Predicted 3D model of a 74-nucleotide RNA (transfer RNA) from a Clostridia bacterium.
Model confidence (mean pLDDT): 81 of 100.
The organism belongs to Clostridia, within Bacteria.
It matches the Rfam family "tRNA".
[in-house]
């Protein structure tokens, strides 16, 4: 320098052919339970869907560029 892949909650990830509230588990907080703790049950907070722009009635999803990380090639 080029090609390809990945980027979504604290963390690990899902998200189908573009459409119906952006989700699961974990972590965190509260309540219940217990003599108390753990476990369990219920509830809750937490997201610029990496960033910028474009297409579209509508974008996490499609397109272009940028950034970060990884693999390969030189």
């Nucleotide at each position: 320098u080029g090609u390809c892949g990945u980027g979504u909650a604290u963390a690990u990830c899902a998200g189908u052919u573009g459409g119906u509230u952006a989700g699961a588990u974990u972590a965190c907080g509260a309540a219940c339970c217990u003599g108390a703790u753990a476990a369990g049950u219920u509830c809750g907070g937490g997201g610029u869907c990496a960033c910028u722009g474009g297409u579209u009635c509508a974008a996490g999803u499609c397109c272009a560029g940028u950034c970060a990380c990884g693999a390969c090639a030189a």